[in-house]
RNA sequence: ACGUUAUCACGAAAGGCAGAGGGACUAGACCCGACGAAGCCUUAGCAACCCUACGCUUGUAGAAGGUGCUACAUUCUACCUCGCUUUAGCAGGACAGAUAACAG
Numbered sequence: 001a002c003g004u005u006a007u008c009a010c011g012a013a014a015g016g017c018a019g020a021g022g023g024a025c026u027a028g029a030c031c032c033g034a035c036g037a038a039g040c041c042u043u044a045g046c047a048a049c050c051c052u053a054c055g056c057u058u059g060u061a062g063a064a065g066g067u068g069c070u071a072c073a074u075u076c077u078a079c080c081u082c083g084c085u086u087u088a089g090c091a092g093g094a095c096a097g098a099u100a101a102c103a104g
Stems, first nucleotide, its partner, number of pairs: 003102006013043005021032003026078004044070003049066002051062004074096001079093003
């Protein structure tokens, strides 16, 4: 790498370097970006998966440490299904993806 399980609700930014892209991939749409994108660094913060304390399978509190994250949103459409229906739109699911723990 691949795999298993859980979640994808909420929340949380300043500075420095850098200099044109970015929102995972493909296509279209939408949006952010020289009033400074990606990336890197520092500091701060959010959350609570691992973790810590008490209880003891389940709960409560916490944040020293390991990860993660800090525009909006897994942004929408693509594949399938249900209902209404003229286009179109709504809802659910799959696929794909992200993160954690485990396994390897």